This is a predicted structure of a 74-nucleotide RNA (transfer RNA) from an Oligoflexia bacterium.
NCBI's taxonomy places the organism under Bacteria, Pseudomonadati, Bdellovibrionota, Oligoflexia.
It was read from a public genome assembly.
It matches the Rfam family "tRNA". Rfam's curators write: Transfer RNA (tRNA) molecules are approximately 80 nucleotides in length. By type it is a transfer RNA.
The coordinates come from a structure-prediction model, not an experiment, and the mean pLDDT is 84.
[in-house]
RNA sequence: CGAGCCGUAGCGCAGCCUGGUAGCGCACUUGCUUGGGGUGUAAGAGGUCACGAGUUCGAAUCCCGUCGGCUCGA
Numbered sequence: 001c002g003a004g005c006c007g008u009a010g011c012g013c014a015g016c017c018u019g020g021u022a023g024c025g026c027a028c029u030u031g032c033u034u035g036g037g038g039u040g041u042a043a044g045a046g047g048u049c050a051c052g053a054g055u056u057c058g059a060a061u062c063c064c065g066u067c068g069g070c071u072c073g074a
Base pairs, nucleotide, nucleotide: 001073002072003071004070005069006068007067010026011025012024013023020057028044029043030042031041032040050066051065052064054062
């Protein structure tokens, strides 16, 4: 310098191809359960979907650019 993949809740990831309410597991908070804790159970909180711009009635998803990480090539 070139190519590919990845970036979504505190952590690990799905959703993207085929645009239409942003989800799962663990963790966290609260209630119940216990003498207390743990376990179990019910409910809840937590997101500028890396950033910017474009297309569209509507973008995590499509187009373009930028940044960061990983891999490969030179």